[in-house]
RNA sequence: GGGGCUGUAGCUCACCUGGUAGAGCGCUUGAAUCGCACUCAAGAGGCAGACGGUUCGAUCCCGUUCAGCUCCA
Repeated sequence: GGGGCUGUAGCUCACCUGGUAGAGCGCUUGAAUCGCACUCAAGAGGCAGACGGUUCGAUCCCGUUCAGCUCCA
């Protein structure tokens, strides 16, 4: 320098042939317990690496760019 893959809630990951996003763990509150843990119930938390484009509408298509991993030189 060139190619490929990945980038979604604090963490690990789903959701892919476009219709405004979910799980587990964690966190908060309550119940239970003398109390803690476990367990049960409820809840908060992200608009999808960044920017632009296509579209009535995009995390999900296109372009540029940033970061990480990897292959080739």